This is a predicted structure of a 312-nucleotide part of an RNA (small-subunit ribosomal RNA, central domain) from a moss metagenome. Model confidence (mean pLDDT): 82 of 100. Its Rfam family is "Bacterial small subunit ribosomal RNA". Gene Ontology terms of the family: ribosome and structural constituent of ribosome. The full RNA is in RNAcentral, with records from SILVA.

Context: one part of a larger RNA
C1' cells in the first nucleotide's frame, strides 16, 4: 500500500497480558499540543485535553423470569420400518449370473425363480423446501429423560464492552494404538475381458476400512475462496418465526434484483467488496519450495515453524 478471484483472512470459537473503549456533570491534573514569556539549557505562565476521582440516567453487555415462542443444536437410553444378505423348511428343474459382446464365478452334494419363518448389521424411502439449527466441523425415521442456543415481553444490574500475541477447548473424511461387531458397500489382493502391451477403464470374488467404545493425529477448494466487532447508507424481492395496531405493518433472521458508492473489470450493495471506528492474523517477483536443515508435537503416518544457493 494492502488481502473475493492477481501475492495474502488463522479451520472455529473461547480467553489472560496488551491495544482501543458510549450518554450527562463536576473536579483533576502526567506525556503530548498551540501561543508566550525568559533564556547556553532545565524551567516558568496560559489555551486546549486523553487519563484520573465522584455523581447521575440509561440506548450497549449481562443476569433472572414466563409453566411463552421456535429448532435434522448436543447426549443418553427404549423400542420400530423398507430392503439386503444368511440360515431353516417346502416346492420345483436346469441353468443362473454379468455385458457393448464374452469369460473367470455359482449350481446336479439340486442353484437361480417362487412360499413361509427365523437371525444378524448398516441405514432411515415419502414428508423434503430458495426450509431450519449450530462457533466451526457439522446436524434428519420414531419416542422419552437432560443439557444447550435463538427471538419476544417483562424485571434487576448499572457501562460490567470490543478486539485478542502466546494459552485453552472443540474440528469432515482418511489414517494409527487397544477391544468389540462385521448385513451391504469396499483401497490393497486375485482371476476374467479388453488391448500391440493394460500395474487402468469393464466383469466375478474381496481384506483392511466403513459401524461402536476408549485413546491419538490435527488435516480438507476446512470455501462466502471475502477476520471479529460496533454505527451510518435509495428502493425491491423469497422463505421462516414473533408482536400486536391485521397492514403485502414492525422486528429478528434468510434470500433476489438495484441506487449512490466502490472496483483493473467479473461484479459487490443493509448478511457490502460503500461509508467510518477499534483490534487482531496475513502478503511485499518468479521458480526452487511449503523442500533442505533445525527444533517442537506424534506409536507412527506425519504435523507445526521454516530458508538459501543457482537460474529467470
Nucleotide at each position: 500500500g494492502g488481502c473475493u478471484u492477481a501475492a495474502a483472512g488463522c479451520g472455529u470459537a473461547c480467553g489472560c497480558a496488551g491495544a482501543c473503549a458510549g450518554a450527562u456533570u463536576u473536579u483533576u491534573u502526567a506525556a503530548u499540543u498551540u501561543a508566550a514569556u525568559a533564556a547556553a539549557u532545565u524551567a516558568u505562565u496560559u489555551u486546549a485535553a486523553a487519563u484520573a476521582a465522584a455523581a447521575u440516567a440509561u440506548a450497549g453487555c449481562a443476569u433472572c423470569u414466563a409453566a411463552u415462542u421456535u429448532u435434522a443444536g448436543g447426549a443418553a437410553a427404549a423400542a420400530a420400518u423398507a430392503a439386503u444378505a444368511u440360515u431353516u423348511a417346502g416346492u420345483g428343474u436346469a441353468g443362473u449370473g454379468u455385458c457393448g459382446a464374452c469369460a473367470u464365478a455359482c449350481u446336479g452334494a439340486g442353484a437361480u425363480c417362487c412360499u413361509a419363518a427365523a437371525u444378524a448389521g448398516a441405514a432411515u424411502a415419502c414428508u423434503a423446501a430458495a426450509u431450519g439449527c449450530g462457533a466451526a466441523g457439522g446436524c434428519a425415521a420414531u419416542u422419552u429423560u437432560c443439557c444447550a442456543a435463538u427471538a419476544u415481553a417483562g424485571a434487576u444490574u448499572g457501562a460490567c464492552g470490543u478486539u485478542c500475541a502466546g494459552g485453552u477447548a472443540c474440528g469432515a473424511a482418511g489414517g494409527u494404538g487397544g477391544a468389540g461387531a462385521c448385513a451391504g458397500a469396499a483401497a490393497a489382493a486375485a482371476g476374467g475381458a479388453u488391448u500391440u502391451g493394460g500395474u487402468a477403464c469393464c466383469c466375478u470374488u474381496g481384506u483392511a476400512u466403513u459401524c461402536u467404545c476408549c485413546a491419538c493425529u490435527g488435516u480438507a477448494a476446512a470455501c462466502g475462496a471475502u477476520g471479529a466487532a460496533u454505527g451510518g447508507u435509495u428502493g425491491u424481492u423469497u422463505c421462516a418465526a414473533u408482536a400486536u395496531u391485521u397492514a403485502u405493518u414492525a422486528u429478528u433472521g434468510u434470500u433476489u434484483c438495484u441506487a449512490a458508492g466502490c472496483a483493473a473489470a467479473a461484479g459487490c450493495u443493509a448478511u457490502a467488496a460503500c461509508c467510518a471506528u477499534u483490534c487482531c492474523g496475513c502478503c511485499u517477483u518468479g521458480c526452487g519450495a511449503g523442500u533442505a536443515c533445525a527444533c517442537u508435537u506424534g506409536c507412527a503416518a506425519a504435523a507445526g515453524u521454516g530458508a538459501a544457493a543457482u537460474c529467470a